Predicted 3D model of a 1525-nucleotide RNA (small-subunit ribosomal RNA) from a metagenome.
[in-house]
RNA sequence: AGAGUUUGAUCCUGGCUCAGAACGAACGUUGGCGGUAUGCUUAACACAUGCAAGUCGUACGUGAAAGCUUCCUUCGGGAAGUGAUUAAAGUGGCGCACGGGUGAGUAACACGUGGAUAAUCUACCCGACAGUCAGGGAUAACAUUUCGAAAGGAAUGCUAAUACCUGAUAAGCCUACGCCCUCUUCGGAGGAAGUAGGAAAAGGUGGGGACCUUCGGGCCUGCCGUUGUUGGAUGAGUCCGCGGCCCAUUAGCUAGUUGGUAGGGUAAUGGCCUACCAAGGCUACGAUGGGUAGCUGGUCUGAGAGGAUGAUCAGCCACACUGGAACUGAGACACGGUCCAGACUCCUACGGGAGGCAGCAGUGGGGAAUUUUGCGCAAUGGGCGAAAGCCUGACGCAGCAAUACCGCGUGAGUGAUGAAGGCUCUUGGGUCGUAAAGCUCUGUCAGAGGGGAAGAACCUCCUAACGUAUAAUACACGUUAGGCCUGACGGUACCCUCAGAGGAAGCACCGGCUAACUCCGUGCCAGCAGCCGCGGUAAUACGGAGGGUGCAAACGUUGUUCGGAAUUAUUGGGCGUAAAGAGCAUGUAGGCGGUCUGUCAAGUCUGAUGUGAAAGCCCGGGGCUCAACCCCGGAAGUGCAUUGGAAACUGGCAGACUUGAGUACGGGAGAGGAAAGUGGAAUUUCGAGUGUAGGGGUGAAAUCCGUAGAUAUUCGAAGGAACACCAGUGGCGAAGGCGGCUUUCUGGACCGAUACUGACGCUGAGAUGCGAAAGCGUGGGGAGCAAACAGGAUUAGAUACCCUGGUAGUCCACGCCGUAAACGAUGGGUACUAGGUGUUGCGGGUAUUGACCCCUGCAGUGCCAAAGCUAACGCAUUAAGUACCCCGCCUGGGGAGUACGGCCGCAAGGCUGAAACUCAAAGGAAUUGACGGGGACCCGCACAAGCAGUGGAGCAUGUGGUUUAAUUCGAUGCCACGCGAAGAACCUUACCUGGGCUUGAACUGUAGGUAUUAGCUACCUGAAAGGGCUAGUGAUUCUUCUUUGAAGAAACCUAUAGAGGUGCUGCAUGGCUGUCGUCAGCUCGUGUCGUGAGAUGUUGGGUUAAGUCCCGCAACGAGCGCAACCCUUGCCCUUAGUUGUCAGCGAGUAAUGUCGGAUACUUUAAGGGGACUGCCGGUGACGAGCCGGAGGAAGGUGGGGAUGACGUCAAGUCAGCAUGGCCUUUAUGUCCAGGGCUACACACGUGCUACAAUGGGUGGUACAGAGGGAAGCUAAGCCGUGAGGUGGAGCGGAUCCUUAAAGCCAUCCCCAGUUCGGAUUGGAGUCUGCAAUUCGACUCCAUGAAGUUGGAAUUGCUAGUAAUCGCAGAUCAGCUACGCUGCGGUGAAUGCGUUCUCGGGUCUUGUACACACCGCCCGUCACAUCACGAAAGUUGGUGGCACCAGAAGUCAUAUAUCUAACCUGCUUGCAGGAGGAGCGUGCCGAAGGUGUUGCUGAUGAUUGGGGUGAAGUCGUAACAAGGUA
Repeated sequence: AGAGUUUGAUCCUGGCUCAGAACGAACGUUGGCGGUAUGCUUAACACAUGCAAGUCGUACGUGAAAGCUUCCUUCGGGAAGUGAUUAAAGUGGCGCACGGGUGAGUAACACGUGGAUAAUCUACCCGACAGUCAGGGAUAACAUUUCGAAAGGAAUGCUAAUACCUGAUAAGCCUACGCCCUCUUCGGAGGAAGUAGGAAAAGGUGGGGACCUUCGGGCCUGCCGUUGUUGGAUGAGUCCGCGGCCCAUUAGCUAGUUGGUAGGGUAAUGGCCUACCAAGGCUACGAUGGGUAGCUGGUCUGAGAGGAUGAUCAGCCACACUGGAACUGAGACACGGUCCAGACUCCUACGGGAGGCAGCAGUGGGGAAUUUUGCGCAAUGGGCGAAAGCCUGACGCAGCAAUACCGCGUGAGUGAUGAAGGCUCUUGGGUCGUAAAGCUCUGUCAGAGGGGAAGAACCUCCUAACGUAUAAUACACGUUAGGCCUGACGGUACCCUCAGAGGAAGCACCGGCUAACUCCGUGCCAGCAGCCGCGGUAAUACGGAGGGUGCAAACGUUGUUCGGAAUUAUUGGGCGUAAAGAGCAUGUAGGCGGUCUGUCAAGUCUGAUGUGAAAGCCCGGGGCUCAACCCCGGAAGUGCAUUGGAAACUGGCAGACUUGAGUACGGGAGAGGAAAGUGGAAUUUCGAGUGUAGGGGUGAAAUCCGUAGAUAUUCGAAGGAACACCAGUGGCGAAGGCGGCUUUCUGGACCGAUACUGACGCUGAGAUGCGAAAGCGUGGGGAGCAAACAGGAUUAGAUACCCUGGUAGUCCACGCCGUAAACGAUGGGUACUAGGUGUUGCGGGUAUUGACCCCUGCAGUGCCAAAGCUAACGCAUUAAGUACCCCGCCUGGGGAGUACGGCCGCAAGGCUGAAACUCAAAGGAAUUGACGGGGACCCGCACAAGCAGUGGAGCAUGUGGUUUAAUUCGAUGCCACGCGAAGAACCUUACCUGGGCUUGAACUGUAGGUAUUAGCUACCUGAAAGGGCUAGUGAUUCUUCUUUGAAGAAACCUAUAGAGGUGCUGCAUGGCUGUCGUCAGCUCGUGUCGUGAGAUGUUGGGUUAAGUCCCGCAACGAGCGCAACCCUUGCCCUUAGUUGUCAGCGAGUAAUGUCGGAUACUUUAAGGGGACUGCCGGUGACGAGCCGGAGGAAGGUGGGGAUGACGUCAAGUCAGCAUGGCCUUUAUGUCCAGGGCUACACACGUGCUACAAUGGGUGGUACAGAGGGAAGCUAAGCCGUGAGGUGGAGCGGAUCCUUAAAGCCAUCCCCAGUUCGGAUUGGAGUCUGCAAUUCGACUCCAUGAAGUUGGAAUUGCUAGUAAUCGCAGAUCAGCUACGCUGCGGUGAAUGCGUUCUCGGGUCUUGUACACACCGCCCGUCACAUCACGAAAGUUGGUGGCACCAGAAGUCAUAUAUCUAACCUGCUUGCAGGAGGAGCGUGCCGAAGGUGUUGCUGAUGAUUGGGGUGAAGUCGUAACAAGGUA
């Protein structure tokens, strides 16, 4: 620090996801040791049991027991002493308000920070001052009686105090009055003379020389206690400034409310409370309401700013079963106190009682989840005490838990035959791997044995010395030194010794991100997955294995937080098209604001002081062996407050200025607005005339109008609406918008030149106004147009597009609505930053008779373009550039501009505006293709023009389908279908049925064997294959060598490796092939342009059959294609003449190159020549080329062939061959017989023959080319009607086979189902072959079907072509060949042309397509499922208000009843008083009840839309002009 993911690829926007760190965690697998921390985040749920707050006898009165000793004894026991300064309970004092727990409540002065208290209190502690006098009456304990189950009481009697009460005293103190002084926030506070009034107390204990004594003591003295006052310290209360959550779909809240006066209350201010008076107080800088939450130091993360968080530790707050209340006290409205109410639990004798773990352990429950009912007060701290000491689940320790952090170990060195084994393999090897074994060492941890701390300092006591106090050398206190005593942890840490590598490694991952790869299994199954995505038979992605990578006593997963995320952007983002500028303006608050001077010092800057707790973080040291951890010191704590200073900037105040802004004056421009009036053209209607049969409308029609007279035409009238030309990226307006002409009223802008005001400015949350069309209300108006509606068409349908009609509406007036792609998809203002060229308004200069022209200023409005910006497109002085100010808005797509709520509206609806759920994208710009019922250009038998066909018939053949035991398999639009197959009777043959074989029919290697087992001849069985092993015969062949022999090879047998497979996969492949297409294209290098994909080149202008060539050009070149080179054909030449030829010469025949001969010609087959737009004319850019002509056998590629670029179709072929993988192995292999591939209601393709007279029959007669031939082609002759037979000449071929047919000549037929046509069938034959039945061809005789030119549709062909005619060959025994491949003979017609159909090429355009239009994609309906809204209601929670009733309790009140202290009186134990207790009453008052209203949750028949779901239905709305933009 980034990465993956939208696309065919690219750039951008934008979300999602990952890599990091952290945790009070949990879960899974695994687990050696130690140190240090941490450990109910959930149910503030309920709790059994034990413990967690007591202590003091130096405040007080009582006061046991066991035991021991002694005595007595009736031996039962009793008494005394001791125990005993005891235990125990009680009175009293202090403590219990600390410590410990929890975070429910609380959005608050609760917390943090800084202040205030002149508005306060403070037990214990410290300092100072002054005291501690004289009296009194009770009461618990206890005893007796008594009630109750208990808990607990009641009555009577006794008693003490540092308990209680009265009085005295009063230096301080308090209250009232007060001359004065100081300070002051002006409210007051403090001080100091004085007068009057008021308020205190308690004793205990140690020691003691005199004196007294009731022997207790008084008294003196020390200590402790106690009272008053004051100061301090500590702690607390109260008040204030500032700071820190969310919701505006919470906008108004408030009646003790805000203030005042008086009183009450409090330690204290205050509506804190009461009475009266006034009507205030808070709020957009967010009141009120709702939701959530303890706050902080800190913690986690982050570069920081921030964000999240508030466990442990520390500070503060709040709470203690829930609610309320007070008492006591210095302090509480009190966790282990009281009272009341409620819920719950327990006890009960049913009458009544008891309880509160959010203390430490522990239990149940909840939960993914969180420990021992441990030890000790040794240390630290706390309470009480004079002290010893007691208490202390605070605390110190131990236990449990890998929960976290830190440390250590599980060994080290050497060791190659690279062992065995695993895995893999191209079979060579590679890898685990120096890893192991082996050898040499070490000894941490754990184990055993031994030693063994620090933490301990105290206190008390003892000894000694000194000091204070004192009358004192007692006592007491203090200091110093020495001694005694005290350890839960724990025989722990640590140290030493012993033995021995011995006891100690796992987890996750390995497709990319992201380090790490192979095999097997599985086969869209099982499964994985953080995102993208893997899995449908070769999975580095699933599962296992081997190997590897990463971390390591842990490793992964899950959850949460921050980061990455600049993805809420202060640092640090955006808004033309990606999400995003409000429709426009005016303007309030607010924000921002020109020049100069002075001043203030709020902001700002600087210094100082205080504070910012400790801990933590950081730095420097130190202590545990290191580290974690701990200790010490420093820094920091960016903050707040106070104070001193500075005055540039911002701000306040004062003064001035003119350039911003405005006013006045003079001009011209304008569809700016409102109202009134007015004009012509046109449409329609009405009236009248002329006139006759149509009109209208459309792609074509029809509905419609018209003989009752339309349309057309002429004249007249009516009425409404809109204003042609001018008219213009011209004008005006803020926007919406504004268009005939005239008048009136009126707003704004601009130009010019002066004068004036003197910052008066810009923006603008709310607010207000304006605001197209449509729509709504009321009343008018209504010509044309025209939603709805009707009819006619179109269509599969057509609730549309088209047509004929037609109502709202459109128009006017008034009032609503308040929205638009209200768009420049671009908020407003100011300033700055190259130009060029139009145009509108006004002005200046120059010039002219004038209009122009030219130069120039200001204000608008357009185009082009530089810098710059932008993702690109593009913008560019009218910015989307460079800056500043203000406002609005955005934060992934869908759900959704929806729901709910609120506001507005008559309604329609508008404004505001979510969530659940769901997806990994949605999107912008540009690129390359592909496509378009887009455009331009061009080509092709593509159409057109022609000729002949197919489609109808019969037959042949192939296919589909059907059938079958099998009808083997493949090929399936063009590009399958007379295709693989250039030959299915057996064979072929792959299929079926049946019969056999199992190292096999064929191949290779290894090992072993060789004489009966090879081979041969017979035989038996069988359909054959095979089997039988029966009989006979029979051992060999070759090579080498040291040749008695041995070895090797061949043959055969056995065994084993392995063979075999037309079994599967052409979607694993090679090779070959088809097709686009013989179309003219397809690319590369370098350069250049672009962020990039890519572009350029290859586009453009011409031209060509052609990316053929020329010209131009940021391109220059090159490659594969085109063309040429090759073959053939057409002309000529040369050479060579046999089997070819025969002109001339000779010979011969009935005739024939037959013979001699010749090589001239034809021809054959070798080599050359020839054609190149070369020549001429025209045209063209002088080019490429084109047109015409000459010559020439041939002319513009002469004709034909071979030749097929990059690629496309996962095109075809595993059955031609080859081949990976899979499957099979007495069978899916192999052999054999028979059958099948030849079936047959049917459908299609390709052909043949026809339908006839351009013909058919018969007879005669002429002319080819190319090919084949030895198990072959076969002549003549003879036989047969014929197929053929016989025969055998000739021929391995320019020699023989070998006669072409149409044609020509002659003749018959005469338009008929025929002398056309030949199917079908019967009979008889021939040939091939082992075999002709399934299932061959041919011949003869007989038979003589359909068919009379073929619907929609469709094919081929542009010249030696179509058409027509025959011939040959391959395969082959024969043949289904009418097929295929070749060959020649005869031999046409037509082409205006490129509008249309099909296909192709180039350029361009649009695109939401890229599997590329056979694309993409929308909505309803149906089904499943999910979340949500509405809903008659139902049911919870929680507030407000009103009322009822009202516990405990404070306060108030009166005083039934009772009553020790004090007072009075006297009859001295009575009465009265004061005071107290207390029944009652009143105010307040919790829970409770009733009614009503609000908010919020759950649920609800039914209902509404929404999301999601491989292959449902209906259509085809959008994307191309998407077929109606």